[in-house]
RNA sequence: ACACGAAGUACGCAAACCCGGCGAAAGCCGGUGGCGCAAAGCUACAGGGGCUAAAGUACCGCAAGGUUCUAUGCUCGCCAGCUGCCGUG
Numbered sequence: 001a002c003a004c005g006a007a008g009u010a011c012g013c014a015a016a017c018c019c020g021g022c023g024a025a026a027g028c029c030g031g032u033g034g035c036g037c038a039a040a041g042c043u044a045c046a047g048g049g050g051c052u053a054a055a056g057u058a059c060c061g062c063a064a065g066g067u068u069c070u071a072u073g074c075u076c077g078c079c080a081g082c083u084g085c086c087g088u089g
């Protein structure tokens, strides 16, 4: 430097459900809980994928409203990028 992961630095992290809060929503935060995780550490102003559509666009409608498209909103526990621990080869 590269490859791999039996056991742990794991006394670590924390999915779903439920409770409280924020939000238009997706989702996020705290509690609970523990599905899983050897990078479930960091990065969402490198990129791809995914979710949502308040506002806006277009169309329909007398109106209320409905449908369509779009991230400026999210997601790194989808891929990716960066950094790092233990052991073995």
Base pairs, nucleotide, nucleotide: 002089003088004087005086012037013036018031019030020029021028022027035077041082042081043080047079048078049075050074051073055070056069058067059066060065

c-di-GMP-I riboswitch aptamer from a Rhodocyclales bacterium, 89 nucleotides, folded computationally. The sequence is in RNAcentral, with records from Ribocentre. The organism belongs to Rhodocyclales, within Bacteria.